Predicted 3D model of a 125-nucleotide RNA (SAM riboswitch aptamer (S box leader)) from Fulvivirga imtechensis AK7. RNAcentral holds the sequence, with entries from Rfam and Ribocentre. The organism belongs to Fulvivirga imtechensis, within Bacteria.

[in-house]
RNA sequence: GAUUUAUAAAGAAUGAGGUGAGAGACAGGCUCUGAGACCCUCUGGCAACCAUCAGUCUAAGUGAUAUAGGUGCCAAAUCCUGAUCCCAAAUGUUCGCCAGGUUGGCGGAUGGGAGAAUAUAAAUU
Repeated sequence: GAUUUAUAAAGAAUGAGGUGAGAGACAGGCUCUGAGACCCUCUGGCAACCAUCAGUCUAAGUGAUAUAGGUGCCAAAUCCUGAUCCCAAAUGUUCGCCAGGUUGGCGGAUGGGAGAAUAUAAAUU
């Protein structure tokens, strides 16, 4: 790097030191940032994927623990939306097209779900 599975609306830093300009994956939006962000080190914390224990014939699912360990995480819902598909469309708003002549038709957006993308863990390669 690739593949598979699981999870992602909860939770946790106004800490100390370093550095000094961009950062939040990407695009658009929106936000954070010289009152020092992002990042690095230390300290502190959250969580419970691996782990340990219970239970079970076994396994899975389940429950408990955070003492030792491997990761992860500690602005905002994965910050929001994002290929594509399905559902809804009652009223309405808006955009485009067509007919037409002050009304109507068709398609899209606005809503919900899946999914894609991304991140992390575990396993395989």